[in-house]
Context: one part of a larger RNA
Molecule: small-subunit ribosomal RNA, central domain
Organism: uncultured bacterium
RNA sequence: UUGGGUUUAAAGGGUGCGUAGGUUGUUCGGUAAGUCAGCGGUGAAAUGUUUCUGCUUAACAGGGAAAUUGCCGUUGAAACUGUUGGACUUGAGAGUGGACGAGGUAUGCGGAAUUCGUAGUGUAGCGGUGAAAUGCAUAGAUAUUACGAAGAACUCCGAUAGCGUAGGCAGCAUACCAGGUCACGCCUGACACUGAAGCACGAAAGUGUGGGAAUCAAACAGGAUUAGAUACCCUGGUAGUCCACACAGUAAACGAUGAAUACUGACUGUUUGCGAUAUACAGUAAGCGGUUAAGCGAAAGCGUUAAGUAUUCCACCUGGGGAGUACGCCGGCAACGGUGAAACUC
Repeated sequence: UUGGGUUUAAAGGGUGCGUAGGUUGUUCGGUAAGUCAGCGGUGAAAUGUUUCUGCUUAACAGGGAAAUUGCCGUUGAAACUGUUGGACUUGAGAGUGGACGAGGUAUGCGGAAUUCGUAGUGUAGCGGUGAAAUGCAUAGAUAUUACGAAGAACUCCGAUAGCGUAGGCAGCAUACCAGGUCACGCCUGACACUGAAGCACGAAAGUGUGGGAAUCAAACAGGAUUAGAUACCCUGGUAGUCCACACAGUAAACGAUGAAUACUGACUGUUUGCGAUAUACAGUAAGCGGUUAAGCGAAAGCGUUAAGUAUUCCACCUGGGGAGUACGCCGGCAACGGUGAAACUC
């Protein structure tokens, strides 16, 4: 509980596809379900409203009127909605041509660094810190040179740059797959928007099986610090970090801003297309940014990428705590996820 809201006060679903449903371009004709008008029937009485009357008045009672906003039938109207038939091209899609990009998947290759191994040189320290110690080192470390091995990540370029629906994506090459966008205006002719369910995708951590294991590093051990130090600092170090397949399904999954369409003044940077000297000297389309007019906003701010002006559809909110808890149900190997209260209290 409404004529309200959802960037930051409670509130936009993590993202996409999409079923039902809701909504839906321009134009001509038919129809008459909705809609509108007239008429008829019905809408009991009492009550309530209003007017008049009767008891001395009032309460009370009686007569009349309006109302009963509804339903049914019938006769019309045809603007709008619906429905039906025809037409259209601007929405949408298809076509042809072009450029674009860390878009995805797979395979191969590369150099630097790191660690380890072997060998050489070489000798007493190295490492680490605020200072130390644990640790490593005369069984030759650290340093340095050569060779070899392994795994992971790709310096510079690099950018309020690009791509992707979101999560996200960066060494180089190749193959395959996908995408939006621009130009042309050739084709279809409203084929559209949104989207409860549903399905798919979904960082990191986590789980299962099998590999791999260089680095880093939860847990853990030791050394410090400290009153203590189950921490911050140091030395080690296992899961994990990597790969394949399967599961999980959550994040400050953020622009804390749902999707679509139309409209509304300028300046400026940048990416990718198109375009040319004309009545035009910087236009146009799609992005990514900055500054502002109007307007909006509690303000901060937003401002053609709106939080402005409107329309459509979905999701969500309704004081704080209790609580994203309990119970039930659904999903999961588990961890846990989804749905989601109340008592009580302020």